[in-house]
RNA sequence: GGGACCGUAGCUCAGUGGUAGAGCACUCGGCUCAUAACCGAAGGGUCAUAGGUUCGAUCCCUAUCGGUCCCA
Numbered sequence: 001g002g003g004a005c006c007g008u009a010g011c012u013c014a015g016u017g018g019u020a021g022a023g024c025a026c027u028c029g030g031c032u033c034a035u036a037a038c039c040g041a042a043g044g045g046u047c048a049u050a051g052g053u054u055c056g057a058u059c060c061c062u063a064u065c066g067g068u069c070c071c072a
Stems, first nucleotide, its partner, number of pairs: 001071007010024004018055001027041004048064005
């Protein structure tokens, strides 16, 4: 220098155009003499950034930033 993939909750990840979810963790409650386990609930998100397409974008297109890998 060229190319591919990835970026979504504190962590690991789903979500392939119609108002964003799960598991774990944290908090609260239940159960227990108590703790753990188990059960229930709540909180937590500018979907990397900026433009574009669209009635509507996490999703499609472009550029940029960051990460991993391949080629030279």

Notes
A computed fold for a 72-nucleotide RNA from a Candidatus Moraniibacteriota bacterium, annotated as transfer RNA. The coordinates come from a structure-prediction model, not an experiment, and the mean pLDDT is 83. Rfam family: tRNA. Rfam links the family to the GO term triplet codon-amino acid adaptor activity. Rfam classes the family as a transfer RNA.